[in-house]
A computed fold for a 354-nucleotide part of an RNA from Adlercreutzia shanghongiae, annotated as large-subunit ribosomal RNA, domain IV. Taxonomically the source falls in Adlercreutzia (Bacteria, Coriobacteriia, Eggerthellales, Eggerthellaceae). The RNAcentral record of the full RNA draws on ENA.

Context: one part of a larger RNA
RNA sequence: CCACGGUUAAGGAACUCGGCAUACUGGCCCCGUAACUUCGGGAGAAGGGGCGCCGCCCUCGGUGAAGGACCACGCGUCCGGAGCCAGGGGCGGCCGCAGCGAAACGGCCCAAGCGACUGUUUAUCAAAAACACAGGACUCUGCCAAGUCGCAAGACGACGUAUAGGGUCUGACGCCUGCCCGGUGCCGGAAGGUUACGCGGAUGGGUUAGCCGCAAGGCGAAGCUCUGAAGCCAAGCCCCGGUAAACGGCGGCCGUAACUAUAACGGUCCUAAGGUAGCGAAAUUCCUUGUCGGGUAAGUUCCGACCUGCACGAAUGGCGUAACGAUUUGGGCGCUGUCUCAACCGUGGACCCG
Numbered sequence: 001c002c003a004c005g006g007u008u009a010a011g012g013a014a015c016u017c018g019g020c021a022u023a024c025u026g027g028c029c030c031c032g033u034a035a036c037u038u039c040g041g042g043a044g045a046a047g048g049g050g051c052g053c054c055g056c057c058c059u060c061g062g063u064g065a066a067g068g069a070c071c072a073c074g075c076g077u078c079c080g081g082a083g084c085c086a087g088g089g090g091c092g093g094c095c096g097c098a099g100c101g102a103a104a105c106g107g108c109c110c111a112a113g114c115g116a117c118u119g120u121u122u123a124u125c126a127a128a129a130a131c132a133c134a135g136g137a138c139u140c141u142g143c144c145a146a147g148u149c150g151c152a153a154g155a156c157g158a159c160g161u162a163u164a165g166g167g168u169c170u171g172a173c174g175c176c177u178g179c180c181c182g183g184u185g186c187c188g189g190a191a192g193g194u195u196a197c198g199c200g201g202a203u204g205g206g207u208u209a210g211c212c213g214c215a216a217g218g219c220g221a222a223g224c225u226c227u228g229a230a231g232c233c234a235a236g237c238c239c240c241g242g243u244a245a246a247c248g249g250c251g252g253c254c255g256u257a258a259c260u261a262u263a264a265c266g267g268u269c270c271u272a273a274g275g276u277a278g279c280g281a282a283a284u285u286c287c288u289u290g291u292c293g294g295g296u297a298a299g300u301u302c303c304g305a306c307c308u309g310c311a312c313g314a315a316u317g318g319c320g321u322a323a324c325g326a327u328u329u330g331g332g333c334g335c336u337g338u339c340u341c342a343a344c345c346g347u348g349g350a351c352c353c354g
Base pairs, nucleotide, nucleotide: 001349002348003347004346005345006344007343008342010340011339014338019335027051028050029049030048031047036041038172052094053093054092055091056090057089058088059087061085062084063083067079068078069077070076071074095099107333108332109331110330111329112328113327114325115324119131120130135170136169137168138167139166140165141164147156148155149154173320174319175318176317178250179249180248183247184246185243186242187241188240189239192238193237194236198232199231204226205225206224207223210219211218212217251269252268253267254266255265278312279309290306291305292304293303294302
């Protein structure tokens, strides 16, 4: 010096990102317990008091001896209460620094964020505000169900049947969940437009019996063959509607009130519609340590407000919420070697000598 353990004057978080770690608290009995609340809870709230041993007395319970009475005489019934055991209470006394004498054995409170809760998770750096969750909603599915696995047979779904099963979103509970269907998706519609294969065969070409021609060559039926127009024709798309707890979206400029300021009000442009309720410098606020208030001697954090929301907002849910949490943030009491500031001791190392 290192690890683990022990003690410490005065102070007591001044340490530090942060009370991390330590310490305090701790058991049982009694008293006593707030806001809030979903009336269950919160509660072991908080905060107090008692606790050992010896003797005596009272009392409750268990067991039930001796003795006694009776008789249908027995392992009988009844009376009886000794002794012993366990609990409660009272009085008196004794010892120590200390009586749950060791060990086991909650520190507490206030406020806020997030998630309702118990659960689940990154085996081996993350346990959480992530996942799940009861509850809510939309949607698909009529049974050989939808959906899923498999090339198939077949199987799951389910020996279930819409109070069932699948998918997606939300996430207890309370109060609620506004406007937009123009785009995309989905559902419905079928008049019209477009449209594949196919059907259809018009037209044109090749070939040549034949015909014409002195010849070169020309024309050219049937057949065969190549080409393939019009017309007919499904879904889809276009089109017409519906649908947002489907994907998503939810404006700008200018003016105006008898101080000023502000603008209930007006004008205008654009849009599918221009953000309702509630919340708001927020796990969201750039400017920003916004401004005001609270707490501190002093507060970029915290709490309460304001609203100028760079860039909240309603099941990618909004706002609340008792209880819960090895959750996150701020504050307080207690307590401490975290610190001022370090010291000593124990055990084992490191180190030195052999």